Large-subunit ribosomal RNA, domain II from Adiantum capillus-veneris, 705 nucleotides, folded computationally. Its mean pLDDT, the model's own confidence on a scale to 100, is 83.
Context: one part of a larger RNA
């Protein structure tokens, strides 16, 4: 891991509600007692007690009323009601659906491991170093001192046994639940070790690591309290049908738990037409807007007051291009501003068989609207609302649209409001893709029509039609910004008295204007910017020179010949555009098979229709009609099967029961009946009853492989 067994909502007592039944001249006995073969089953006693028959008040008390009050009125409550069993649901209490702690407490067992200690024993190859002391010599008055020898000290040195455990490798389902190999430390000492003994868990022992106390130690182990408790995790077994949520509010030593409310189900009562459309009547202070209030703000005028400043000995009189109150004009801003003020939403009322099918006539761009008939019975139901009783789950929500707060007008972010979808929703589209678009799956069909989205091939359907745009593979990512891309629109200027561009020619004189300067001559800089000749020509547009010179432009003529220039704006494109393994329209590929507009077809879903079947409700037979039949948590209803028991004077059964295997039927299904073989002794149906009553999951449990 697989297969096969076992494996989880039980039982007692009490309360509430529902169903069924008995009695209702109210119901009922409890303990206990008696009788019958009799602890169990039946019958009979036993009325204690309980519920009910009247309430109100704190009570005295009064009583269909009573309390409140001095009284009346008003107001509160009341003006009634069965009971006892059985079954079901549920609550409380008990282990209370099952499995699961770490712990806590009590009583015991452990120091054969290990820690300290006690008693008594044992062990430490070999080598090295050479303390004190002593002897002799030297030395001295005697010493000190010194040399040689002797001597054999030491938590001394090197190094086996022995004890330890610093490093690496191997091993890691090991040879081994701590080892092996190669190196390593101590090795006469605070050394190692044998035997016997001591200290015990709220404790001991500890050269101290929370170490060790029998592979167990921040409190040993064994048994018991004990099925501890677990707001936590996991698991919880047959079928079909009907309905069908929540992830919110308030409170909580509360936040992944509870209580109440909200939303579900079932039953009952009541109620209105409900929804929708149109209209009417409402209140509002949002969006917008505005500046009348409040607050804020840019500019300008007047300018209290102040600053600076002039005159003056001072008083004071002046100036001001500075600041600036207040006020005026013009222009802005506001969630906590409003002189104003929507759309929606909300409340109330009125009207409307309006919606479907067929036919009719008129009408229209298309419609709306009208009439008749049907559906259709002037019937019913689904559906809506309110209340009551019983009784659930939920109280982690997610994304999308819109309006907002927080954040950075970040987040697949976070918090609200309102709607949608998912959650609990399958199907089609979106390449794939809970939350987007379309659309809500009772079942069958090798039938039809459509939605979103599509129609070159992959791939079902027009390589359809018409008018434009785009050349960038834009389409098939992105900004500020940039550009004679291209197609349109608007305005304006010049132009056959010849524009624009090109080419030919002129572009002069006073004058090198003046100043400045070493120089300054159109062209370093400053001031001025005139006059003349002319078709035209600046006291000069740029290049250039040391300064001149030179080239060029403005401006003019000639040539040519018909449009040229500027500004604003719209559509589609271009650049801006850099990422880590090989690229990414779904791909192929496409110049449309891209983009904008118009048109007609077609494809396309579990939508709608057609045909047939089933179920639910109205509605407890049948038929018909109408409506309905996605579904998690959850509620309700109807059934199947297993074991045992009762009834059935149990059918059946060696002429073959149960079980098992195969075959072929039947029921929506759980299942049920039949045949053949095997098997070799029990056992079906029907009507009822009772449960150790249904297995795929629990790191379930036992067995097998």
């Nucleotide at each position: 891991g697989c297969c096969g067994g076992c494996g989880a909502c039980u039982u007692g007592u009490a309360g509430g509600c529902g169903g069924u039944g008995g009695c209702c001249c109210g119901g009922u006995u409890a303990a206990g007692g008696g009788g019958g073969a009799g602890a169990a089953c039946c019958c009979c006693c036993g009325g204690a007690g309980c519920c009910g028959u009247a309430g109100c008040g704190a009570a005295a008390g009064c009583g269909a009323g009573u309390c409140u009050u001095g009284c009346u009125g008003g107001g509160g409550c009341a003006a009634u009601u069965g009971u006892c069993a059985c079954c079901g649901c549920u609550u409380a209490u008990a282990a209370a659906c099952c499995c699961g702690a770490a712990c806590c407490u009590g009583g015991g067992u452990g120091a054969u491991c290990u820690a300290u200690c006690c008693a008594u024993g044992a062990c430490c190859a070999g080598g090295a170093u050479g303390a004190a002391g002593c002897u002799u010599g030297g030395g001295u008055g005697a010493a000190a001192c010194u040399a040689a020898g002797u001597g054999g000290a030491g938590g001394u040195c090197c190094g086996a046994a022995c004890c330890g455990a610093c490093u690496g490798a191997u091993g890691u389902u090991g040879a081994a639940a701590a080892a092996u190999c190669a190196g390593c430390g101590g090795a006469u000492g605070a050394g190692u070790u044998g035997u016997g003994g001591u200290u015990a868990g709220g404790g001991g022992u500890g050269a101290a690591a929370u170490g060790c106390c029998a592979c167990u130690c921040g409190a040993a182990c064994c048994c018991a309290g004990a099925g501890c408790u677990a707001g936590c995790u996991g698991g919880u077994u047959c079928u079909c049908c009907c309905c069908g949520a929540a992830a919110u509010g308030c409170g909580u030593u509360g936040a992944g738990g509870c209580g109440c409310a909200g939303c579900a189900g079932u039953u009952g009562a009541c109620u209105a037409g409900a929804c929708c459309a149109u209209c009417u009547a409402g209140g509002g202070g949002u969006a917008a807007a505005g500046c009348a209030c409040c607050g804020u703000u840019c500019c300008g005028g007047u300018g209290c007051g102040g600053g600076c400043u002039g005159c003056g000995a001072g008083a004071g009189c002046g100036g001001u291009a500075c600041c600036a109150a207040a006020u005026c004009g013009a222009g802005g801003c506001a969630a906590a501003c409003u002189c104003u003020g929507a759309a929606u939403a909300c409340u109330a009322g009125a009207u409307g068989u309006a919606a479907c099918g067929u036919u009719c006539a008129a009408g229209u761009a298309a419609a709306a609207g009208g009439a008749a008939c049907g559906a259709a019975g002037g019937a019913a139901a689904a559906g809506g609302g309110u209340c009551a009783a019983c009784c659930a789950g939920u109280g982690a929500g997610a994304c999308g649209a819109u309006g907002a707060g927080g954040g950075a007008u970040a987040a697949g972010c976070u918090u609200c409001a309102c709607c949608g979808u998912c959650g609990a929703g399958a199907g089609g589209g979106g390449a794939a893709c809970a939350g987007c678009c379309c659309a809500g799956a009772u079942c069958a069909c090798c039938a039809g029509c459509u939605a979103a989205g599509g129609c070159c091939c992959c791939u079902a359907a027009a390589u359809g039609a018409c008018c434009g745009c785009u050349c960038a593979g834009u389409g098939g990512u992105a900004a500020a910004g940039g550009a004679g891309g291209u197609a349109g629109g608007a305005g304006u200027g010049c132009a056959a008295a010849g524009a624009c561009a090109g080419c030919c020619a002129g572009g002069a004189g006073g004058u090198u204007u003046g100043c400045c300067u070493a120089g300054a001559a159109g062209c370093a800089g400053c001031c001025a910017c005139c006059c003349u000749u002319g078709a035209a020509a600046g006291a000069g547009u740029g290049c250039g020179u040391a300064a001149u010179a030179g080239c060029u432009c403005a401006c003019u003529g000639a040539u040519c010949a018909a449009g040229c220039g500027c500004u604003c704006u719209u559509g589609c494109g271009c650049c801006g555009a850099a990422g880590a393994u090989g690229a990414g329209c779904g791909g192929g590929a496409c110049u449309a098979a891209g983009c904008g507009g118009u048109c007609u077809g077609c494809c396309g879903a579990a939508g709608c229709u057609g045909u047939g079947g089933g179920a639910u409700g109205u509605c407890a037979a049948a038929a018909a009609a109408c409506a309905u039949c996605a579904g998690u948590a959850g509620g309700g209803g109807a059934g199947c099967g297993u074991u045992c028991c009762g009834c059935c004077c149990c059918a059946g059964a060696u002429g073959g029961a149960a079980g098992c295997a195969c075959c072929a039927g039947u029921g929506c299904g759980a299942g049920c009946a039949g045949g053949u073989g095997u098997g070799g002794a029990c056992g079906a149906a029907g009507c009822g009853g009772a449960a150790g009553c249904g297995a795929g999951a629990a790191u379930g449990u036992c067995g097998g492989c």
NCBI's taxonomy places the organism under Eukaryota, Streptophyta, Tracheophyta, Polypodiopsida, Adiantum. The RNAcentral record of the full RNA draws on Rfam.